[in-house]
Context: one part of a larger RNA
RNA sequence: CUCAGGUGAAGGAACUAGGCAAAAUGACACCGUAACUUCGGGAGAAGGUGUGCCCACAUUAUGUGAUGAGAUUUACUCUCUAAGCAGAAGUGGGUUGCAAAUACCAGGUGGCUGCGACUGUUUAUUAAAAACACAGCACUCUGCGAACUCGUAAGAGGAAGUAUAGGGUGUGACGCCUGCCCGGUGCUGGAAGGUUAAUUGAAGGGGUUAACGUAAGUGAAGCUCUGGAUCGAAGCCCCAGUAAACGGCGGCCGUAACUAUAACGGUCCUAAGGUAGCGAAAUUCCUUGUCGGGUAAGUUCCGACCUGCACGAAUGGCGUAACGAUGGCCACACUGUCUCCACCUGAGACUCA
Numbered sequence: 001c002u003c004a005g006g007u008g009a010a011g012g013a014a015c016u017a018g019g020c021a022a023a024a025u026g027a028c029a030c031c032g033u034a035a036c037u038u039c040g041g042g043a044g045a046a047g048g049u050g051u052g053c054c055c056a057c058a059u060u061a062u063g064u065g066a067u068g069a070g071a072u073u074u075a076c077u078c079u080c081u082a083a084g085c086a087g088a089a090g091u092g093g094g095u096u097g098c099a100a101a102u103a104c105c106a107g108g109u110g111g112c113u114g115c116g117a118c119u120g121u122u123u124a125u126u127a128a129a130a131a132c133a134c135a136g137c138a139c140u141c142u143g144c145g146a147a148c149u150c151g152u153a154a155g156a157g158g159a160a161g162u163a164u165a166g167g168g169u170g171u172g173a174c175g176c177c178u179g180c181c182c183g184g185u186g187c188u189g190g191a192a193g194g195u196u197a198a199u200u201g202a203a204g205g206g207g208u209u210a211a212c213g214u215a216a217g218u219g220a221a222g223c224u225c226u227g228g229a230u231c232g233a234a235g236c237c238c239c240a241g242u243a244a245a246c247g248g249c250g251g252c253c254g255u256a257a258c259u260a261u262a263a264c265g266g267u268c269c270u271a272a273g274g275u276a277g278c279g280a281a282a283u284u285c286c287u288u289g290u291c292g293g294g295u296a297a298g299u300u301c302c303g304a305c306c307u308g309c310a311c312g313a314a315u316g317g318c319g320u321a322a323c324g325a326u327g328g329c330c331a332c333a334c335u336g337u338c339u340c341c342a343c344c345u346g347a348g349a350c351u352c353a
Stems, first nucleotide, its partner, number of pairs: 001348008010339002014337001019334001027051005036041001038173001052095006062086003068080004072075001096100001108332007115324002120132002136171007148157003174319004179249003184246002186242005193237003204226005211218002250268005277311001278308001289305005
C1' cells in the first nucleotide's frame, strides 16, 4: 500500500453527479398521533414513558380440578366442597451497575413535487422504469358450418361457447370531462349516369380463284389474314354518412380621454380555424425568462405569470387518496462522506529464511 473489520477530539454533508457507503433507528406494553382522504386509510404517522433482581399485598385474579358430601329424572347426570399443579397483570417497598428490550436478533423519520392509479410483468448475461400488463371505458366485426387464426386440403382452435358470447383496435382505477372540422385518406351505405375484363365478333379492308373481260382489270361462294361495332359485373368516377376512424384545428391591418393593451371593427384564406383545462412543463429555442419562497449565496426545487420557437382533450385533457428497490428538491436525526487523517485487529503484498 491492498482487502475484511473496529475506534476516534472539534465540527457535522463543508464530501459528492447524488448522503454512494457508513452511522443512526430497531423488541414488547402503555400514552399519544396532523394535513389530506375514494372514509377503507394515512398510521408503527409524528412524539413520549416503562422494561433487571428481591420482598409484601398473596394460599392474588384466572385455568385445571383429585377427594369428599348431597340431589334425583340412576346418568358418559346435576349441585356444593376444594387438595394438588399451573399461573398472568398490577400496586407499594427495597436493591446492583455507567448502562436492565444490557448479547444475537431487530423500521431512520418528516415535508413539497413529477410520472404511473394500485398488486403484478420485462431486456437469462450493462436498462426493473415513466416501458408492458391491468380492472374499467369506447369503437368495430361476428346469427353459428359465426367472425377470426393455423393448414394445399381433410381437419383443428374459437367452443363441447351462442351477442350479458367470441374476435380485433384504441384508451387505461376513480373524479370532472372529452369541443370544432367529413375537404383529403379509410370504412359503411347507395344506385340514376359515365368508364371498364373475360365473352360475343357487326360493318369495313387485304390475300386466293370459279366466272366475266381483247386487254387493263372486275370478282360470287368458300378458305384465310385482319378489323373491333355490339353485349358485359364488381371496381373506379359519382351521391351520402362516419373522427373514442387515419388525421386537421389560420393570417394581416386599425381602434378606448396619459401610456400600454384591445372587449370592438375591417379584410384575405380555409373542411374547420384549438373550446374546457393546463402551461418556461418528462413539452420553452431565446432562457439561468420575470416575480415570490426556501439559502449568507440556488442553471436544480416549490408557487405564480403567459410572450405555448413547437400543450390540449380516449395518439385522451386536467385533478387525485393509497401505492413505488421510480425521478427532482428540502429538513431533522446520524455519522471518518468530508475538513484531515490517526490508531488497532486479521489476511495479503513486500523483505529474509

Large-subunit ribosomal RNA, domain IV from bacterium SCSIO 12844, 353 nucleotides, folded computationally. Its Rfam family is "Bacterial large subunit ribosomal RNA". The RNAcentral record of the full RNA draws on ENA. The coordinates come from a structure-prediction model, not an experiment, and the mean pLDDT is 88.